[in-house]
Context: one part of a larger RNA
């Protein structure tokens, strides 16, 4: 001083567990907020620091349905106390609900700080306190009300109403919109109308009832929307990277309607026309003019009543003993039974029959939601005729620049338009991929629409060849916490005693930590507590130097 071996320490690995997560699946909900939200701030308990519940009526108050013995939250403890006159718990509907926050009287450095009016309380009086209003826009009514008589704007004033914020970092529509990157560099392009940011909205949005689609069909399809194909095809492209379709067919779901105008009436009128009301809405059709009819149907709006279900509490709910092993029986062994219940979770080891519960059955107030029935109520249907009228104008369209279309300016249609110009009116208009004819097909320039379609902060139910504490959410455990950061932001570690605390009276040793008895216990598992590896550390020892 090395090897190795033993026991011991340290250490935390593994193994076992699971309160937590994670994907999904059904059904529900898809909002909340001036009646004051979201999010908080300070408060509230006999004793209270946090958490939870609540709000000066404060871990609560009232009604109502439930339930049936214990009860005063996580969390012992001690005090005091409530409960069969039915509490504690659970549902429902009410009450109150301090301050900040859209924050809304005015003000501010969030939870403060000063008001005004009106009515009350107190004061000798003032000071002070109490309730109630008193934000800005918008739309409806009303009033007052100039130039300028009447009137009217404009202002202002009351009064009913709406809006305003918040969030789910998800979907949706719309403006607005990048770069990194590929193109082996790079500009056209491409990433991509993607990320980002703005504005809306809704349980879904959007889109939608043909100025369509289309040419296998000289005819046919028939609203929009998702899925599959069609297709990596037709195109397109520094024809480079790369984009990349439509019809058609097969599904899913299915629903179509309403105004403007002609024309008639009514009120106003500056005599142009404005308004209301009927009219009418596209197999070309309406008014009109004639003739017929009063019925069928449907509703996506409204409401009433009726009845059903579901949702928010819930109630009956079957059947096993004995013995041996053990600390403990649910194990073993014997011999029994239930089953529309052998889901599943407790219980001192593995239970269909101990317990909670499952299958089945059932009850039911308050409230809510959803269907269905009916009752209003709403809408709604036609033959000929064809002379006259109407049928959405800075609009179709074109030049110019420009965008979207799978389609990069091309032979470039079709869609939208910053600009410049600018039509026709049914014999007329568009469209069919430059255009032209012929053939067809549709009816622009107003608007509504439910399903199939996309999402999941949430709710109940449930399910996993998902995760098991360095995983699984950051976060199982008082975590968006502690702790960094001026700040935007950034962010951890940290789970296990035991069936039961039975959590080690008492006695020695000691300042004490701790330790040795002694008890507990199946067993120290002794609280740094399940198991308890290695690394590394001590001792003791062989053996080799």
């Nucleotide at each position: 001083g090395g090897c190795g071996c033993a026991u011991a320490g340290u250490g935390a690995a593994u193994g076992c567990c699971u309160u937590g997560g994670c994907a999904c699946a059904a059904a529900c909900a898809g909002g909340c907020g001036a009646u004051g939200a979201a999010a908080g701030a300070c408060g509230c308990g006999a004793c209270u620091a946090c958490c939870u519940g609540c709000g000066a009526a404060a871990a609560g108050c009232g009604a109502u349905g439930g339930g049936g013995a214990g009860c005063u939250g996580g969390a012992a403890g001690u005090a005091a106390g409530c409960u069969u006159u039915g509490a504690u718990c659970c549902g429902u509907c009410g009450a109150u609900a301090u301050c900040u926050g859209a924050a809304u009287g005015g003000g501010g450095c969030a939870a403060c700080c000063c008001a005004a009016u009106a009515c009350g309380a107190g004061u000798c009086a003032u000071g002070u306190c109490g309730u109630a209003u008193u934000a800005c826009u918008c739309c409806c009514u009303g009033g007052u009300g100039a130039a300028u008589u009447c009137a009217u704007a404009a202002a202002c004033c009351a009064g009913c109403g709406a809006g305003u914020g918040c969030u789910a970092a998800a979907c949706c529509u719309a403006g607005u919109g990048a770069a990194g990157u590929g193109a082996a560099a790079c500009a056209u392009c491409u990433c991509a109308g993607u990320a980002g940011c703005u504005a809306g909205a809704g349980g879904a949005a959007a889109a939608g009832a043909a100025a369509g689609a289309u040419u296998u069909a000289u005819a046919u399809c028939g609203a929009u929307u998702c899925c599959g194909u069609c297709a990596g095809u037709a195109g397109u492209g520094g024809c480079g990277a790369g984009c990349g379709a439509a019809a058609g067919c097969g599904g899913a779901a299915c629903a179509g309607c309403c105004c403007a105008a002609a024309c008639c009436a009514g009120u106003c009128u500056u005599a142009g026309g404005a308004c209301u009301g009927g009219g009418g809405u596209u197999u070309a059709g309406g008014a009109c003019u004639a003739c017929a009819a009063u019925g069928u149907g449907a509703g996506a709006u409204u409401u009433g009543u009726u009845g059903u279900u579901u949702u928010c509490a819930g109630u009956u709910g079957a059947a096993u003993g004995a013995c041996u092993u053990g600390g403990g029986a649910a194990a073993g062994u014997c011999a029994a039974c239930c089953a529309u219940a052998g889901a599943a979770g407790g219980u001192g080891a593995u239970a269909g029959u101990c317990c909670u519960g499952u299958a089945a059955a059932u009850a039911u107030a308050c409230a809510a939601a959803a269907c269905a029935a009916u009752g209003a109520c709403u809408c709604u249907a036609g033959u000929a005729g064809u002379a006259u009228c109407c049928a959405g104008a800075g609009u179709a369209c074109g030049g110019c620049g420009g965008g979207g279309c799978a389609c990069g300016u091309g032979a470039a249609a079709u869609c939208c338009u910053g600009u410049c110009g600018g039509a026709a009116u049914u014999u007329a208009u568009g469209c069919a991929g430059a255009c032209c004819a012929c053939u067809g097909c549709a009816a622009a320039a107003g608007g509504c629409u439910a399903a199939a379609u996309a999402c999941u902060c949430g709710u109940u139910u449930g399910u996993g060849a998902c995760c098991g504490a360095u995983a699984g959410u950051g976060a199982a455990c008082c975590a968006g916490u502690a702790c960094c950061g001026u700040g935007a932001g950034g962010g951890a570690a940290a789970g296990g005693u035991g069936a039961a605390a039975a959590g080690a009276a008492c006695c020695c040793c000691g300042g004490g930590u701790g330790g040795g008895g002694a008890g507990u216990g199946a067993a120290a598992a002794g609280a740094u507590u399940c198991u308890g590896a290695a690394a590394c550390u001590a001792u003791g020892u062989g053996c080799c130097u």